A computed fold for a 73-nucleotide RNA from a Bacteroidales bacterium, annotated as transfer RNA.
RNAcentral holds the sequence, with entries from ENA and MGnify.
Rfam family: tRNA. Rfam classes the family as a transfer RNA.

RNA backbone atom coordinates (compact mmCIF):
# COMPACT_ATOMS: atom_id res chain seq x y z
P N A 1 -1.37 3.89 3.54
O5' N A 1 -0.75 2.61 1.63
C5' N A 1 -0.33 3.25 0.59
C4' N A 1 -1.14 2.04 0.00
C3' N A 1 -2.20 1.37 0.00
O3' N A 1 -3.30 2.23 -0.63
C1' N A 1 0.00 0.00 0.00
P N A 2 -4.62 2.29 -0.57
O5' N A 2 -5.74 0.70 -0.52
C5' N A 2 -5.27 0.30 -1.60
C4' N A 2 -5.68 -1.49 -1.98
C3' N A 2 -7.12 -2.03 -0.61
O3' N A 2 -8.47 -0.95 -1.47
C1' N A 2 -4.89 -3.26 -0.24
P N A 3 -9.18 -1.01 -0.84
O5' N A 3 -9.83 -2.55 -0.14
C5' N A 3 -10.50 -3.88 -0.60
C4' N A 3 -10.39 -4.65 -0.09
C3' N A 3 -11.45 -4.30 1.22
O3' N A 3 -12.97 -4.61 0.74
C1' N A 3 -9.79 -5.58 1.95
P N A 4 -13.60 -3.30 2.02
O5' N A 4 -14.06 -4.57 2.83
C5' N A 4 -14.22 -5.41 3.12
C4' N A 4 -14.25 -6.75 4.39
C3' N A 4 -14.99 -5.95 5.63
O3' N A 4 -16.16 -6.10 5.83
C1' N A 4 -12.72 -6.91 6.24
P N A 5 -17.17 -4.77 6.39
O5' N A 5 -17.37 -5.23 8.11
C5' N A 5 -17.08 -6.71 8.49
C4' N A 5 -16.67 -6.35 10.01
C3' N A 5 -17.16 -5.03 10.98
O3' N A 5 -17.82 -5.52 11.73
C1' N A 5 -13.98 -5.40 10.97
P N A 6 -19.28 -3.35 12.05
O5' N A 6 -18.14 -3.15 13.32
C5' N A 6 -18.43 -3.95 14.39
C4' N A 6 -16.93 -3.23 15.22
C3' N A 6 -17.51 -1.73 15.60
O3' N A 6 -18.30 -1.77 16.98
C1' N A 6 -15.21 -2.26 15.40
P N A 7 -19.55 -0.39 16.93
O5' N A 7 -17.82 0.52 17.55
C5' N A 7 -17.87 0.25 18.97
C4' N A 7 -16.74 1.42 19.48
C3' N A 7 -17.41 3.19 19.30
O3' N A 7 -16.69 3.65 20.58
C1' N A 7 -15.61 3.11 17.39
P N A 8 -17.51 3.59 22.00
O5' N A 8 -18.94 3.76 21.61
C5' N A 8 -19.31 5.57 21.10
C4' N A 8 -20.75 5.36 21.78
C3' N A 8 -21.44 5.43 23.27
O3' N A 8 -21.22 6.58 23.87
C1' N A 8 -23.05 4.34 21.25
P N A 9 -20.19 5.54 25.43
O5' N A 9 -21.87 6.26 26.16
C5' N A 9 -21.46 7.58 26.85
C4' N A 9 -22.33 7.47 28.37
C3' N A 9 -21.47 6.88 29.17
O3' N A 9 -20.84 8.06 30.44
C1' N A 9 -23.29 6.54 29.66
P N A 10 -19.65 8.88 30.62
O5' N A 10 -18.61 7.74 30.97
C5' N A 10 -17.22 8.10 31.23
C4' N A 10 -16.36 7.09 32.01
C3' N A 10 -16.52 5.90 31.99
O3' N A 10 -15.51 5.64 31.27
C1' N A 10 -17.45 5.84 33.88
P N A 11 -15.50 4.64 28.95
O5' N A 11 -15.50 3.20 30.05
C5' N A 11 -14.81 2.41 30.88
C4' N A 11 -15.13 1.09 31.22
C3' N A 11 -15.95 0.04 29.98
O3' N A 11 -15.00 -0.17 29.65
C1' N A 11 -17.15 0.32 32.30
P N A 12 -14.99 -0.74 28.04
O5' N A 12 -15.86 -1.75 27.79
C5' N A 12 -15.83 -3.06 28.40
C4' N A 12 -16.73 -4.23 28.49
C3' N A 12 -17.47 -4.20 27.36
O3' N A 12 -17.43 -5.32 26.43
C1' N A 12 -19.53 -3.88 29.35
P N A 13 -17.52 -5.29 24.83
O5' N A 13 -19.00 -5.54 24.96
C5' N A 13 -19.93 -4.64 23.45
C4' N A 13 -21.28 -5.04 24.03
C3' N A 13 -22.28 -4.20 23.04
O3' N A 13 -22.65 -5.19 22.20
C1' N A 13 -22.83 -3.59 25.40
P N A 14 -22.97 -4.92 20.66
O5' N A 14 -24.92 -4.80 20.93
C5' N A 14 -25.72 -5.72 21.16
C4' N A 14 -27.05 -5.03 21.29
C3' N A 14 -27.99 -4.69 20.43
O3' N A 14 -28.27 -5.26 19.26
C1' N A 14 -28.18 -3.49 22.36
P N A 15 -28.13 -5.16 17.74
O5' N A 15 -28.94 -3.89 18.22
C5' N A 15 -30.59 -3.98 17.93
C4' N A 15 -30.76 -2.96 18.04
C3' N A 15 -30.42 -1.86 16.96
O3' N A 15 -31.47 -2.04 15.89
C1' N A 15 -30.29 -0.45 18.69
P N A 16 -31.25 -1.38 14.40
O5' N A 16 -31.94 -2.08 13.44
C5' N A 16 -31.41 -3.15 12.59
C4' N A 16 -32.95 -4.32 12.45
C3' N A 16 -33.74 -3.29 11.07
O3' N A 16 -34.16 -4.35 10.68
C1' N A 16 -34.94 -4.54 13.16
P N A 17 -34.02 -4.47 8.80
O5' N A 17 -34.76 -2.50 8.21
C5' N A 17 -34.32 -2.36 6.93
C4' N A 17 -35.18 -1.31 6.79
C3' N A 17 -34.96 -0.16 7.47
O3' N A 17 -35.31 1.44 6.86
C1' N A 17 -37.69 -0.80 7.55
P N A 18 -34.29 1.55 6.28
O5' N A 18 -33.89 2.95 7.15
C5' N A 18 -33.38 2.88 8.51
C4' N A 18 -33.12 4.08 9.32
C3' N A 18 -35.02 4.60 9.95
O3' N A 18 -34.68 4.96 11.59
C1' N A 18 -34.42 5.95 8.94
P N A 19 -35.80 4.26 12.26
O5' N A 19 -36.48 5.83 12.71
C5' N A 19 -36.03 6.93 13.71
C4' N A 19 -36.91 7.81 14.09
C3' N A 19 -37.88 7.16 14.97
O3' N A 19 -38.35 8.68 15.74
C1' N A 19 -38.81 8.55 12.99
P N A 20 -38.30 8.06 17.72
O5' N A 20 -37.40 9.10 18.30
C5' N A 20 -35.91 8.85 17.88
C4' N A 20 -35.36 10.38 18.24
C3' N A 20 -35.78 10.59 19.87
O3' N A 20 -34.25 11.12 20.72
C1' N A 20 -36.59 12.70 18.88
P N A 21 -34.06 10.68 22.19
O5' N A 21 -34.13 9.05 22.16
C5' N A 21 -34.57 8.02 21.95
C4' N A 21 -33.92 6.80 22.27
C3' N A 21 -33.17 6.56 23.48
O3' N A 21 -34.48 5.85 24.33
C1' N A 21 -30.78 6.45 22.56
P N A 22 -34.74 6.76 25.73
O5' N A 22 -34.65 5.00 26.77
C5' N A 22 -33.53 4.16 27.37
C4' N A 22 -33.79 3.07 26.70
C3' N A 22 -33.01 2.31 28.03
O3' N A 22 -33.91 1.98 29.43
C1' N A 22 -31.92 1.44 26.17
P N A 23 -33.17 1.67 30.91
O5' N A 23 -31.99 0.21 30.53
C5' N A 23 -33.11 -0.90 30.87
C4' N A 23 -32.30 -2.23 30.18
C3' N A 23 -30.93 -2.45 31.76
O3' N A 23 -31.81 -3.43 32.37
C1' N A 23 -30.21 -2.47 29.05
P N A 24 -31.39 -3.17 33.56
O5' N A 24 -29.83 -3.58 34.29
C5' N A 24 -30.14 -4.95 33.59
C4' N A 24 -28.54 -5.43 34.05
C3' N A 24 -27.69 -5.39 34.95
O3' N A 24 -27.25 -5.70 35.87
C1' N A 24 -26.16 -4.57 32.79
P N A 25 -27.68 -5.31 37.54
O5' N A 25 -25.92 -4.40 37.15
C5' N A 25 -24.64 -5.13 37.21
C4' N A 25 -23.72 -5.03 36.95
C3' N A 25 -23.34 -3.91 38.25
O3' N A 25 -22.37 -4.13 39.06
C1' N A 25 -22.61 -2.89 35.98
P N A 26 -22.54 -3.46 40.37
O5' N A 26 -21.97 -2.02 40.32
C5' N A 26 -20.42 -1.56 40.41
C4' N A 26 -19.85 -0.46 40.16
C3' N A 26 -20.35 0.53 40.86
O3' N A 26 -19.41 0.43 41.84
C1' N A 26 -20.78 1.19 38.42
P N A 27 -20.20 1.13 43.68
O5' N A 27 -20.69 2.72 43.47
C5' N A 27 -19.43 3.61 42.44
C4' N A 27 -20.26 4.96 42.34
C3' N A 27 -21.13 5.48 43.68
O3' N A 27 -20.52 6.29 44.74
C1' N A 27 -21.75 5.76 41.65
P N A 28 -21.21 5.89 45.83
O5' N A 28 -22.60 6.94 45.81
C5' N A 28 -22.03 8.35 46.23
C4' N A 28 -23.53 9.27 45.61
C3' N A 28 -24.97 8.64 46.31
O3' N A 28 -24.86 9.24 47.62
C1' N A 28 -25.77 8.52 44.74
P N A 29 -25.35 8.77 49.31
O5' N A 29 -26.72 9.04 48.95
C5' N A 29 -27.55 10.08 49.28
C4' N A 29 -29.13 9.99 48.73
C3' N A 29 -29.70 9.07 49.64
O3' N A 29 -30.01 9.12 51.04
C1' N A 29 -30.54 8.13 47.62
P N A 30 -30.20 8.68 51.98
O5' N A 30 -31.83 7.47 51.85
C5' N A 30 -32.99 8.47 51.91
C4' N A 30 -33.89 7.52 51.25
C3' N A 30 -34.33 6.14 52.38
O3' N A 30 -34.94 6.75 52.96
C1' N A 30 -34.35 5.39 49.52
P N A 31 -34.82 5.31 54.64
O5' N A 31 -35.82 4.10 53.97
C5' N A 31 -37.22 3.91 53.86
C4' N A 31 -37.69 2.55 53.24
C3' N A 31 -37.09 1.72 53.95
O3' N A 31 -38.34 1.58 55.54
C1' N A 31 -36.70 1.10 51.94
P N A 32 -37.43 1.09 56.70
O5' N A 32 -37.27 -0.43 56.64
C5' N A 32 -37.42 -1.50 56.06
C4' N A 32 -36.93 -2.26 56.20
C3' N A 32 -36.26 -2.97 57.49
O3' N A 32 -36.84 -3.73 58.54
C1' N A 32 -35.08 -2.84 55.05
P N A 33 -35.98 -3.44 59.70
O5' N A 33 -34.53 -4.00 60.25
C5' N A 33 -34.38 -5.37 60.21
C4' N A 33 -32.63 -5.25 60.14
C3' N A 33 -32.07 -4.61 61.65
O3' N A 33 -32.26 -5.13 62.69
C1' N A 33 -31.03 -4.34 59.53
P N A 34 -32.95 -4.57 63.93
O5' N A 34 -31.32 -3.52 63.92
C5' N A 34 -31.46 -2.44 64.91
C4' N A 34 -30.30 -1.88 65.24
C3' N A 34 -29.39 -1.84 64.38
O3' N A 34 -29.32 -0.16 63.99
C1' N A 34 -28.04 -2.91 66.18
P N A 35 -29.13 -0.11 62.25
O5' N A 35 -27.67 -0.37 61.97
C5' N A 35 -26.97 0.17 62.32
C4' N A 35 -25.27 -0.04 62.17
C3' N A 35 -25.48 -0.30 60.18
O3' N A 35 -25.45 1.17 59.47
C1' N A 35 -24.36 -1.79 61.94
P N A 36 -26.10 0.74 57.91
O5' N A 36 -24.89 -0.06 57.33
C5' N A 36 -23.61 0.30 57.12
C4' N A 36 -22.76 -0.95 56.44
C3' N A 36 -23.24 -1.87 55.28
O3' N A 36 -22.81 -1.39 54.20
C1' N A 36 -22.81 -3.76 57.04
P N A 37 -23.94 -1.44 52.60
O5' N A 37 -23.77 -2.96 52.91
C5' N A 37 -22.20 -3.77 52.02
C4' N A 37 -22.34 -4.86 51.65
C3' N A 37 -23.29 -5.37 51.05
O3' N A 37 -23.14 -5.52 49.54
C1' N A 37 -23.50 -6.48 52.88
P N A 38 -23.61 -5.21 48.51
O5' N A 38 -24.97 -6.79 48.68
C5' N A 38 -24.74 -7.96 47.89
C4' N A 38 -25.74 -8.82 48.27
C3' N A 38 -26.99 -8.53 47.85
O3' N A 38 -27.07 -8.84 46.25
C1' N A 38 -27.08 -8.82 49.82
P N A 39 -27.83 -7.92 45.41
O5' N A 39 -29.28 -8.07 46.08
C5' N A 39 -30.08 -9.82 45.69
C4' N A 39 -31.24 -9.10 46.15
C3' N A 39 -32.14 -8.04 45.58
O3' N A 39 -32.97 -8.65 44.49
C1' N A 39 -32.14 -8.09 48.11
P N A 40 -32.97 -7.27 43.05
O5' N A 40 -34.74 -6.64 43.58
C5' N A 40 -35.64 -7.00 44.03
C4' N A 40 -36.68 -5.65 44.86
C3' N A 40 -36.24 -4.66 44.14
O3' N A 40 -37.06 -4.82 43.31
C1' N A 40 -36.35 -4.07 46.39
P N A 41 -37.10 -3.72 41.99
O5' N A 41 -37.68 -2.63 42.08
C5' N A 41 -38.82 -1.88 43.14
C4' N A 41 -38.51 -0.14 43.63
C3' N A 41 -38.37 0.78 42.39
O3' N A 41 -39.27 1.19 41.40
C1' N A 41 -37.31 1.03 44.69
P N A 42 -38.73 1.58 40.30
O5' N A 42 -37.92 3.00 40.87
C5' N A 42 -38.52 4.29 40.90
C4' N A 42 -37.47 5.47 41.42
C3' N A 42 -36.47 6.39 40.34
O3' N A 42 -37.43 6.72 39.80
C1' N A 42 -35.87 5.50 42.51
P N A 43 -36.49 7.04 38.42
O5' N A 43 -35.74 7.93 38.81
C5' N A 43 -35.68 9.69 39.51
C4' N A 43 -34.14 10.19 39.45
C3' N A 43 -32.83 10.07 38.64
O3' N A 43 -34.00 11.58 37.94
C1' N A 43 -31.97 9.10 40.35
P N A 44 -33.47 11.67 36.12
O5' N A 44 -31.46 11.90 36.38
C5' N A 44 -31.36 13.00 36.82
C4' N A 44 -29.71 13.19 37.36
C3' N A 44 -28.91 12.95 36.14
O3' N A 44 -28.60 13.97 35.36
C1' N A 44 -28.37 11.36 37.99
P N A 45 -28.41 14.22 33.87
O5' N A 45 -27.44 13.24 33.52
C5' N A 45 -26.19 13.22 33.78
C4' N A 45 -25.16 12.75 33.38
C3' N A 45 -24.83 12.04 32.20
O3' N A 45 -24.51 12.97 31.48
C1' N A 45 -24.78 10.75 34.05
P N A 46 -24.95 13.85 29.85
O5' N A 46 -24.87 12.45 28.67
C5' N A 46 -23.45 11.12 29.19
C4' N A 46 -23.40 11.24 27.84
C3' N A 46 -23.69 11.83 26.83
O3' N A 46 -22.44 11.82 25.41
C1' N A 46 -25.18 10.11 26.40
P N A 47 -21.42 12.94 25.29
O5' N A 47 -22.15 14.16 24.16
C5' N A 47 -22.36 13.61 23.11
C4' N A 47 -22.67 14.54 22.14
C3' N A 47 -23.14 14.64 20.78
O3' N A 47 -23.94 13.50 20.43
C1' N A 47 -22.60 16.70 20.99
P N A 48 -23.45 12.77 18.44
O5' N A 48 -23.41 11.43 18.96
C5' N A 48 -21.99 10.78 20.00
C4' N A 48 -21.98 9.28 19.68
C3' N A 48 -21.74 8.88 19.02
O3' N A 48 -20.91 7.96 19.11
C1' N A 48 -23.93 7.95 19.52
P N A 49 -19.63 7.35 17.74
O5' N A 49 -18.54 7.75 17.78
C5' N A 49 -18.18 8.30 18.94
C4' N A 49 -16.53 8.88 18.93
C3' N A 49 -16.67 10.20 17.95
O3' N A 49 -17.22 11.28 18.57
C1' N A 49 -15.27 9.03 17.20
P N A 50 -18.05 12.45 17.74
O5' N A 50 -16.88 12.97 16.38
C5' N A 50 -16.04 13.75 17.23
C4' N A 50 -14.73 14.85 16.69
C3' N A 50 -15.93 15.24 15.57
O3' N A 50 -16.43 16.69 15.76
C1' N A 50 -14.05 14.02 14.51
P N A 51 -17.82 17.15 15.21
O5' N A 51 -17.28 17.23 13.33
C5' N A 51 -16.53 18.23 13.41
C4' N A 51 -16.11 18.54 11.33
C3' N A 51 -17.39 18.48 10.89
O3' N A 51 -17.70 19.66 10.54
C1' N A 51 -15.52 16.82 10.03
P N A 52 -19.44 20.00 10.72
O5' N A 52 -19.57 19.28 8.77
C5' N A 52 -19.32 20.22 7.73
C4' N A 52 -19.07 19.44 6.69
C3' N A 52 -20.15 19.14 5.69
O3' N A 52 -21.22 20.28 5.12
C1' N A 52 -18.99 17.20 5.60
P N A 53 -22.44 20.41 5.70
O5' N A 53 -23.14 19.46 4.55
C5' N A 53 -22.61 19.20 2.88
C4' N A 53 -23.07 18.39 1.97
C3' N A 53 -24.80 17.55 1.98
O3' N A 53 -25.10 18.33 1.19
C1' N A 53 -23.58 15.76 2.60
P N A 54 -26.67 18.83 1.65
O5' N A 54 -27.22 17.17 1.10
C5' N A 54 -27.34 16.50 -0.33
C4' N A 54 -28.16 15.23 -0.23
C3' N A 54 -29.55 15.09 0.70
O3' N A 54 -30.39 15.50 -0.34
C1' N A 54 -28.91 13.75 1.29
P N A 55 -31.65 16.81 -0.26
O5' N A 55 -32.62 15.84 1.09
C5' N A 55 -33.97 14.79 0.59
C4' N A 55 -34.23 14.34 1.81
C3' N A 55 -34.52 15.25 2.63
O3' N A 55 -36.19 15.60 1.88
C1' N A 55 -32.97 13.78 4.20
P N A 56 -36.66 17.08 2.11
O5' N A 56 -36.74 17.26 3.60
C5' N A 56 -37.04 18.40 4.27
C4' N A 56 -37.67 18.30 5.34
C3' N A 56 -36.74 17.74 6.49
O3' N A 56 -35.18 18.43 6.48
C1' N A 56 -38.89 17.24 7.06
P N A 57 -34.30 17.85 7.43
O5' N A 57 -34.41 16.66 7.95
C5' N A 57 -34.72 17.17 9.60
C4' N A 57 -34.96 15.73 10.32
C3' N A 57 -33.73 15.03 10.52
O3' N A 57 -32.82 15.08 11.32
C1' N A 57 -36.28 14.09 9.88
P N A 58 -31.78 14.73 11.16
O5' N A 58 -31.58 13.38 11.16
C5' N A 58 -32.01 12.32 12.07
C4' N A 58 -31.19 10.91 12.19
C3' N A 58 -29.56 11.60 12.68
O3' N A 58 -29.05 10.46 13.65
C1' N A 58 -29.71 10.00 10.91
P N A 59 -28.82 10.67 15.43
O5' N A 59 -28.05 9.37 15.01
C5' N A 59 -26.61 9.39 15.41
C4' N A 59 -26.22 8.38 15.28
C3' N A 59 -26.16 6.97 14.01
O3' N A 59 -25.06 7.37 13.46
C1' N A 59 -26.70 5.92 15.75
P N A 60 -25.70 7.87 11.12
O5' N A 60 -26.50 6.19 10.89
C5' N A 60 -25.53 5.01 11.12
C4' N A 60 -26.31 4.10 11.23
C3' N A 60 -27.16 3.95 9.42
O3' N A 60 -26.83 2.91 9.35
C1' N A 60 -28.46 4.02 11.24
P N A 61 -25.76 2.10 8.08
O5' N A 61 -26.65 3.48 6.32
C5' N A 61 -26.91 2.82 5.83
C4' N A 61 -27.31 3.74 4.66
C3' N A 61 -26.07 4.22 4.01
O3' N A 61 -25.42 3.51 3.15
C1' N A 61 -27.38 6.15 4.42
P N A 62 -23.75 3.44 3.37
O5' N A 62 -23.42 4.97 2.23
C5' N A 62 -23.06 5.00 1.24
C4' N A 62 -23.33 6.15 0.21
C3' N A 62 -21.84 6.59 0.77
O3' N A 62 -20.91 6.11 -0.37
C1' N A 62 -23.27 8.52 1.50
P N A 63 -19.54 5.81 0.42
O5' N A 63 -18.65 7.27 0.74
C5' N A 63 -18.42 8.19 -0.63
C4' N A 63 -17.85 9.33 -0.22
C3' N A 63 -16.37 9.79 0.85
O3' N A 63 -15.30 8.98 0.02
C1' N A 63 -18.09 11.01 1.58
P N A 64 -13.92 8.03 0.40
O5' N A 64 -13.38 9.03 1.56
C5' N A 64 -12.69 10.61 1.16
C4' N A 64 -12.82 11.24 2.28
C3' N A 64 -11.44 10.82 3.20
O3' N A 64 -10.51 11.16 2.92
C1' N A 64 -13.36 11.84 4.26
P N A 65 -8.94 9.74 3.29
O5' N A 65 -9.12 10.07 5.11
C5' N A 65 -8.59 11.53 5.32
C4' N A 65 -8.82 12.05 6.72
C3' N A 65 -8.19 10.89 7.85
O3' N A 65 -6.98 11.13 8.02
C1' N A 65 -10.14 12.32 8.21
P N A 66 -6.08 9.67 8.59
O5' N A 66 -6.48 9.46 10.09
C5' N A 66 -5.93 10.64 10.71
C4' N A 66 -6.46 10.34 12.32
C3' N A 66 -6.16 9.24 12.63
O3' N A 66 -4.80 8.64 13.08
C1' N A 66 -8.30 9.58 13.51
P N A 67 -4.03 7.42 13.12
O5' N A 67 -4.88 6.74 14.43
C5' N A 67 -4.64 7.02 15.53
C4' N A 67 -5.49 6.26 16.93
C3' N A 67 -5.53 4.41 16.68
O3' N A 67 -4.31 4.26 17.41
C1' N A 67 -7.95 5.32 16.31
P N A 68 -3.62 3.11 16.39
O5' N A 68 -4.62 1.05 17.33
C5' N A 68 -4.64 1.29 18.62
C4' N A 68 -6.17 0.50 18.95
C3' N A 68 -5.90 -1.10 17.58
O3' N A 68 -5.08 -2.10 18.65
C1' N A 68 -7.80 -0.72 17.96
P N A 69 -3.74 -2.87 17.53
O5' N A 69 -5.03 -4.45 17.13
C5' N A 69 -5.65 -4.56 18.33
C4' N A 69 -6.83 -5.48 17.42
C3' N A 69 -6.46 -6.64 16.23
O3' N A 69 -5.70 -7.70 16.68
C1' N A 69 -7.85 -5.37 15.47
P N A 70 -4.34 -8.15 15.71
O5' N A 70 -5.58 -8.98 14.25
C5' N A 70 -6.34 -9.95 14.34
C4' N A 70 -6.97 -9.92 13.40
C3' N A 70 -6.57 -10.88 12.23
O3' N A 70 -5.47 -12.27 12.20
C1' N A 70 -8.05 -9.64 11.56
P N A 71 -4.09 -12.15 11.36
O5' N A 71 -4.68 -12.43 9.88
C5' N A 71 -5.35 -13.34 9.26
C4' N A 71 -5.99 -12.77 7.89
C3' N A 71 -4.75 -12.74 7.05
O3' N A 71 -4.59 -13.60 6.16
C1' N A 71 -6.55 -10.78 6.40
P N A 72 -3.04 -14.06 5.45
O5' N A 72 -3.26 -13.59 4.68
C5' N A 72 -4.02 -13.15 3.38
C4' N A 72 -3.98 -12.61 1.82
C3' N A 72 -2.62 -12.19 1.57
O3' N A 72 -1.90 -13.46 0.80
C1' N A 72 -3.89 -10.52 1.56
P N A 73 -0.34 -13.95 0.53
O5' N A 73 0.22 -12.75 0.09
C5' N A 73 -0.19 -12.42 -1.44
C4' N A 73 0.76 -10.93 -2.24
C3' N A 73 1.84 -10.75 -1.61
O3' N A 73 2.99 -11.21 -2.51
C1' N A 73 0.85 -8.83 -0.63
RNA sequence: ACGGGGUUAGUUUAGUUGGUAGAAUAUCGGUCUCCAAAACCGAGGGUCGGGGGUUCGAGUCCCUCACCCCGUG